[in-house]
The prediction has a mean pLDDT of 84. Small-subunit ribosomal RNA, 3' major domain from a metagenome, 466 nucleotides, folded computationally. The RNAcentral record of the full RNA draws on SILVA. Its Rfam family is "Bacterial small subunit ribosomal RNA".

Context: one part of a larger RNA
């Protein structure tokens, strides 16, 4: 001096409590453990692994296994020598293919010459140097992350005070979201953090405006205005500040983002990239076909979908927002029950198209049943990408209709336009969303309170712990 304590004090946070909706059971999807296999590639493992890396594994991706192939090499730079119908290539032989054999044709570029002549480059072929390695080691390391925790902390200079480790400041009284601020005071200063400047959202105004719009509004996108505890009252012996009030679109940080001190976890990442060191080197390099990663007795975790009448069928109407779109989005019309299909009008987009938002609301039908609740499974039969859906893709119709009647211990979120309920667009991406990342509708209940549970911060007191 720090940690620690089932030690005291003070204070916080969806921490508990007070609520909502859930998970945990069931079926489905997905991660991951185990097993299993030729292979089931590898990372990630308490919070902080586990719908994580993977913003999408039919080949490819791919790193994993089978087999077949190559060996200066699938890619880079130099170096020496060579080779001339060279490179390069339609075809033809085998093969699954890479790849091997053969091969009509058949070059180019700078500089030169009468002249592909002569030298030279890129190419080729032989070696030689070296490439390559998703091979090891995050405990060798850079770089980034995550974590404590958006918690208020962490230092620093001079000055004091102490033999010295180190204190002071940073304790203390208020106060704050806050080591925010005030007031004291052997301190007095200052720095990274905190706030503020930055973006968005909500009010005005101002200027502009085409595709929007009636010269107003609104909409758009640029610029500015407004919130300062600024005014009023009360408390706080002063303050900082807290109540409370006014006016206001919005009040005491106004909602939301972004921004994450010093530092821990020898915490993740050598498979994102880089990079010491070790290994490989006709194979631990590389091509290719085929298979794997999709396996399944079994256990977790995170999700869909429900177990129904605040529902479910069926018909009729309403109302966003944010996005994408030229190897692209694709409207009307006509084919099909439908997935889709034929066609192609507009659109390089406030103009056209993705695009019907859905839940809501009107009407009606089912009357509590494993059902007109649920929808797994499985059989047909088809559409769609794409060489190419068996292993192993979505999708659409007919058909079948499983388990399930609210879920043990225990456990998750969430404090307001938030839960929750509902739909839509995004990127990946040929094809494949229940995942993710956004957008808007509808839209609540509780918080008495801080003794308990987890976590955290500040004094303090114990310690045989560093």
């Nucleotide at each position: 001096u720090g940690a620690c304590g089932g030690g005291g004090g003070c204070c916080c946070g969806c921490a508990c409590a007070a609520g909502c909706a859930g998970c945990g059971g069931a079926g489905c999807g997905u991660g991951u453990g185990g097993u299993u296999u030729a292979a089931u590639u590898c990372g990630a493992u308490c919070c902080a692994a586990c719908g994580c890396g993977a913003a999408g594994a039919a080949c490819c991706u791919u790193a994993c296994c089978a087999g077949g192939g190559c060996u200066u090499g699938a890619c880079a730079u130099g170096c020496u020598a060579g080779a001339a119908g060279u490179a390069g290539a339609a075809c033809c032989u085998g093969g699954a293919g890479a790849c091997a054999g053969g091969g009509a044709c058949g070059g180019a570029c700078u500089g030169u010459u009468g002249a592909g002549u002569c030298a030279g480059u890129a190419g080729c072929u032989a070696g030689c140097a070296c490439a390559g390695g998703u091979g090891c080691u995050g405990c060798a390391u850079g770089g980034c992350u995550g974590u404590c925790g958006u918690c208020a902390g962490c230092u620093c200079g001079u000055g004091c005070c102490g033999u010295g480790a180190g204190g002071u400041g940073u304790u203390g009284g208020g106060u704050u979201a806050a080591g925010u601020c005030c007031c004291g005071c052997a301190a007095c200063g200052a720095g990274c953090g905190c706030a503020a400047c930055c973006c968005u959202c909500g009010u005005c105004c101002u200027u502009a405006g085409u595709u929007g719009a009636a010269u107003g509004a609104u909409c758009u996108a640029a610029g500015g205005a407004g919130a300062c505890u600024g005014c009023c009252g009360a408390g706080a012996c002063a303050a900082a500040c807290u109540c409370g009030g006014a006016g206001g679109a919005a009040g005491g940080u106004g909602g939301g983002g972004a921004u994450g001190a010093c530092g821990u976890c020898a915490a993740g990442u050598c498979a994102g990239c880089a990079u010491g060191g070790c290994c490989c080197u006709u194979a631990c390099g590389u091509c290719c076909u085929g298979g794997g990663c999709u396996a399944c007795a079994c256990a977790c975790a995170c999700g869909c979908u429900a177990c129904a009448a605040u529902g479910g069928g069926u018909g009729g109407u309403a109302c966003a927002g944010a996005g994408g779109g030229u190897u692209g989005c694709a409207a009307g019309a006509c084919c099909g029950c439908g997935a889709g299909g034929u066609g192609g009008a507009g659109c390089u987009a406030a103009u056209c198209c993705c695009a019907g938002a859905a839940a809501g609301c009107c009407a009606u039908c089912c009357u509590c049943a494993g059902u007109u609740c649920g929808g797994a499974u499985u059989g047909g039969a088809g559409g769609c990408u794409g060489a190419a859906a068996c292993u192993c893709g979505c999708c659409u119709c007919c058909a079948u209709g499983a388990a399930g009647u609210c879920g043990g211990a225990g456990u998750u979120g969430c404090u307001a336009g938030u839960a929750a309920c509902c739909g839509c667009u995004g990127g990946u991406c040929a094809g494949c969303a229940c995942a993710c990342a956004g957008c808007g509708g509808u839209g609540a209940a509780u918080a008495c309170g801080u003794u308990c549970c987890c976590g955290g911060g500040c004094c303090u007191u114990g310690u045989a712990c560093a």